The RNA shown here (Glycine riboswitch aptamer) has 104 nucleotides and comes from Halonatronomonas betaini. Its Rfam family is "Glycine riboswitch aptamer". From the family's description: This family represents the bacterial glycine riboswitch.

RNA sequence: UUGAAAGAAGUGGGAGAGAGCUUUUUCAAGCCACCGAAGGGGUAAAUUUAUAAUCUGACCAGGUUAUAGAUGAAACUCUCAGGUAAAAGGACUACUUCUGGACA
Numbered sequence: 001u002u003g004a005a006a007g008a009a010g011u012g013g014g015a016g017a018g019a020g021c022u023u024u025u026u027c028a029a030g031c032c033a034c035c036g037a038a039g040g041g042g043u044a045a046a047u048u049u050a051u052a053a054u055c056u057g058a059c060c061a062g063g064u065u066a067u068a069g070a071u072g073a074a075a076c077u078c079u080c081a082g083g084u085a086a087a088a089g090g091a092c093u094a095c096u097u098c099u100g101g102a103c104a
Base pairs, nucleotide, nucleotide: 006099007098008097009096010095011094012093013092018032020031021030022029023028033084034083035082039080040078041077042076046071047070048069049068050067051066052065053064054063055062056061
């Protein structure tokens, strides 16, 4: 089920920050100052592994503590990349169509 999750396409909406200086063939390159919403990196709780100590009378097993790891989210954070007039791009999002078929 008159079709949820998830995904794809089309149309629309979509923020922030210097039209900075120098060079130039005015596409761009270098320098300084900035932005966070393509992408990318980092991170909590929690779960879990190992070792040691300790507790449960002992083995097994389990609990607690310490140390060293693993997994672990973002619109938080970094500013690598990207961006700071317009254009392009743009996380996210509305509608339509398609896939999907309850994986919510």